[in-house]
Predicted 3D model of a 74-nucleotide RNA (transfer RNA) from a Nanobdellota archaeon. The RNAcentral record of the sequence draws on ENA. Its Rfam family is "tRNA". From the family's description: Transfer RNA (tRNA) molecules are approximately 80 nucleotides in length. It is annotated as a transfer RNA. The prediction has a mean pLDDT of 83. NCBI's taxonomy places the organism under Archaea, Nanobdellati, Nanobdellota.
RNA sequence: GGGGCCAUAGUUCAGACUGGGAGAACACAUGGCUGAAGACCAUGACGUCGUGGGUUCAAAUCCCACUGGCCCCA
Numbered sequence: 001g002g003g004g005c006c007a008u009a010g011u012u013c014a015g016a017c018u019g020g021g022a023g024a025a026c027a028c029a030u031g032g033c034u035g036a037a038g039a040c041c042a043u044g045a046c047g048u049c050g051u052g053g054g055u056u057c058a059a060a061u062c063c064c065a066c067u068g069g070c071c072c073c074a
Stems, first nucleotide, its partner, number of pairs: 001073007010026004020057001028044005050066005
């Protein structure tokens, strides 16, 4: 110098290919249960979907650039 993959909740990830409700598990908070705690049950809170721009009625999703991480070629 060229190329590929990844970035979504506190954590691990799904969702992207096929544009339309942002989700699961664990963790956390409150209540129930218990002598107490754990487990279990119920409820709740938690996201500018890495950043900027474009396309579109509508973007986590499509396009471009950039940032960071990993890898390959030279």